[in-house]
RNA sequence: GGGAUUGUAGCUCAGCCUGGGAGAGCACAACGCUGAAGACGUUGGUGUCGCGAGUUCAAAUCUCGCCAAUCCCA
Numbered sequence: 001g002g003g004a005u006u007g008u009a010g011c012u013c014a015g016c017c018u019g020g021g022a023g024a025g026c027a028c029a030a031c032g033c034u035g036a037a038g039a040c041g042u043u044g045g046u047g048u049c050g051c052g053a054g055u056u057c058a059a060a061u062c063u064c065g066c067c068a069a070u071c072c073c074a
Base pairs, nucleotide, nucleotide: 001073002072003071004070005069006068007067010026011025012024013023020057028044029043030042031041032040050066051065052064053063054062
């Protein structure tokens, strides 16, 4: 230098192909329970969907550029 994959909550990830409500598990907080703690139950998401632009009535999702990580080629 060229190519591929990945980037979404504190962590691990789904959702993207086929555009329309942003979610799951774990963790965390409050409350209940307990002498206390754990376990269990109920409730709670405050996230620029890596960044910018474009298309569209509407973009996490489609298109383009850029950035980062990993891998392959040279």
A computed fold for a 74-nucleotide RNA from archaeon ADurb.Bin336, annotated as transfer RNA.
It was read from a public genome assembly.
Model confidence (mean pLDDT): 83 of 100.
Rfam family: tRNA. By type it is a transfer RNA.